[in-house]
RNA sequence: UGUUGAAAAUAGCAAACUUAUUGAAAAGUAAGGACGCAAAGCUGUGAAUCUAAGGUGUUAACUAUGAUCGUCCAGUUACCAAA
Repeated sequence: UGUUGAAAAUAGCAAACUUAUUGAAAAGUAAGGACGCAAAGCUGUGAAUCUAAGGUGUUAACUAUGAUCGUCCAGUUACCAAA
């Protein structure tokens, strides 16, 4: 430096749910909480999924400029160990 994550150690993240708060919603943030995670760190104008305020429309419905990185992919950085 590359590959791998069986066992071990140190540290880290935190699903559901609850409370508060922001938001039209999806969802975000904070605190509690732990189902899990070897990148469940970060980034993306990629794919997929969710929402539909506004817009279009007679209704139905369609639509992202709103979201999800704990859906996938790509880029980038990193701890420990093994051969």